Annotation: Predicted 3D model of a 484-nucleotide part of an RNA (small-subunit ribosomal RNA, 3' major domain) from an uncultured Bacillota bacterium.
Context: one part of a larger RNA
């Protein structure tokens, strides 16, 4: 000096309490170990692996297994040789494709000679051969590079002085305060760096600006709809300003930094929220995103296809969706959202069908048009405590759509079947506000989907926080140590 203590002091986080909904029981889905398997391709493992990579595994993908087939190769470049019976096209045979055979047809560029369509030479291309290509082969404990975590925690350094024989201290410690090594005070320290904060985006209020959205606000036409004429007032869209600084008042406070209360104020004391992650730690993941060293292949550890397989199933662990019911299930009628997305694409009125869908095609590159009925919610009828008018797994018939094909292995519908399950042991996890809870909408990827996942957006909308004694995790002093 650190690191460590079942040593002390101070001080923080949904750490504990306090609350409110959850996991563990139940069926399904999805992940993973585990066994199974020709194969069940790889990785990832306490927190931080485990709806992770994977924002889309029926062929494709695809990295595995069978099996068939191939060797300069699917793809790049050198050299040297060949080539008009070239290159390219391809009926056809054969095969599961790949691939092999293959009749025919059959070019293009530059140069020189020219008997104006022939020779000769050179390119492209093609083809032998070599020199190489290829490798999702191993090593993340060789490594960039990204990335996770302590951790949006407040630390982490340095210069120059001054102390010490020296490791080193000092400064970063004392006293206040802060969400913060914030900031004031004090002081052998005086300064400055990377972090803290602010600059940046969104949100919450306002003014100008600008009006094919939006308004009968003011006028007119119209059965009715901003339909229409008209009109930027208002919403509303987006650019550019304004506004918040403890700025202003009392009260503590060291007269300071600051705290508390207050008025104003759409808003206060970092207004919500996002970006944004110091020195570092864990030889922390990642050689399969990439990129690299080395190492290994090299008629195979490469390429190329056709079925399989990543979908198995006695367990066993994670995360999630459905529910067990009346604050709830079913009917039938009535509201009110945001944010997206749409041309091989979103599809409107209409028509067919119980439904999935299906015929057709207006409109729309989209504040104009479609996806688009939001659900929850009101209103009113019905079920009455029942393994039931809860729950829906399961299996069986008939469709239906997507796609070369839906057996292995999609997704939706209809009718039929209705299982476990009565609220969950021991433990364990979310969360403090427009948050939990609960409630539906979009996207991305994508033919289609195994989407109950992920990312977003809204609509209704809680409860509780005496407290810091305990659990964990952490910061700052100061103490003990036979560790480093």
């Nucleotide at each position: 000096u650190g690191a460590c203590g079942g040593g002390g002091g101070c001080c923080c986080g949904c750490a504990c309490a306090a609350g409110c909904g959850g996991u563990g029981g139940a069926g399904c889905a999805c992940g993973u170990g585990g066994u199974u398997u020709a194969a069940u391709u790889c990785g990832a493992u306490g927190c931080a692996a485990a709806c992770c990579g994977a924002a889309g595994a029926a062929c494709c993908u695809u990295a595995c297994c069978u099996g068939g087939g191939u060797u300069u190769g699917a793809c790049a470049u050198g050299u040297a040789g060949g080539u008009g019976u070239u290159a390219g096209g391809g009926a056809g045979a054969u095969g599961a494709a790949a691939g092999u055979c293959g009749a025919c047809c059959g070019a293009c560029c530059c140069u020189g000679g020219c008997u104006u369509g022939c020779c000769a030479g050179g390119g492209a291309g093609c083809u032998u051969a070599u020199g190489c290509a290829g490798g999702u082969g191993c090593u993340g404990c060789a490594u960039g590079g990204c990335u996770g975590u302590c951790g949006u925690c407040a630390g982490c350094u340095c210069g120059u002085g001054u102390c010490g024989u020296g490791a080193g201290a000092u400064g970063u410690u004392g006293g206040g305060u802060u969400a913060a090594g914030u900031c004031c005070c004090g002081c052998a320290a005086c300064g400055a760096g990377c972090g803290c904060a602010a600059c940046c985006c969104u949100u919450g209020u306002u003014g100008c600006c600008a009006g094919u959205u939006g308004c009968c606000a003011u006028c007119g036409g119209g059965a009715g709809a901003g339909c229409c004429g008209g009109g930027c007032a208002c919403u509303c869209u987006g650019g550019c300003g304004a506004g918040a600084c403890u700025g202003c008042c009392g009260c503590c406070g060291a007269c300071a930094a600051g705290g508390c209360g207050g008025a104003g104020g759409a808003a206060g004391g970092u207004g919500g929220g996002g970006a944004u992650g110091a020195c570092g730690u864990c030889a922390a993941g990642u050689c399969a995103u990439c990129a690299u060293g080395g190492c290994c292949u090299u008629u195979a550890u490469g390429c190329c296809c056709a079925g399989g397989g990543c979908g198995a199933c006695a367990c066993a662990c994670g995360u999630g969706c459905u529910a067990c019911a009346a604050u709830g299930g079913g009917g039938c009628g009535c509201a009110c959202a945001g944010a997206g997305g749409g041309a091989a694409g979103c599809g409107a009125g209409a028509g067919g069908g119980c439904g999935a869908c299906c015929u057709g095609g207006a409109g729309c590159g989209g504040a104009u048009c479609c996806c688009a009925g939001a659900a929850a919610g009101c209103g009113u009828c019905u079920c009455u405590c029942a393994g039931u008018u809860c729950g829906g797994a399961u299996u069986g018939c008939a469709g239906u759509c997507u796609g070369c094909a839906a057996c292995u292995c999609g997704g939706c519908u209809g009718c039929a079947u209705g299982a476990a399950g009565u609220c969950g042991g021991a433990a364990u996890c979310g969360c403090u506000a427009g948050u939990a809870a609960u409630c539906g909408c979009g996207g991305a990827u994508c033919a289609g989907c195994c989407a109950a996942g992920c990312c977003g957006c809204g609509g209704u909308g809680a409860a509780u926080a005496c407290g810091u004694u305990c659990c964990c995790g952490g910061g700052c002093c100061u103490u003990g140590u036979a560790c480093a």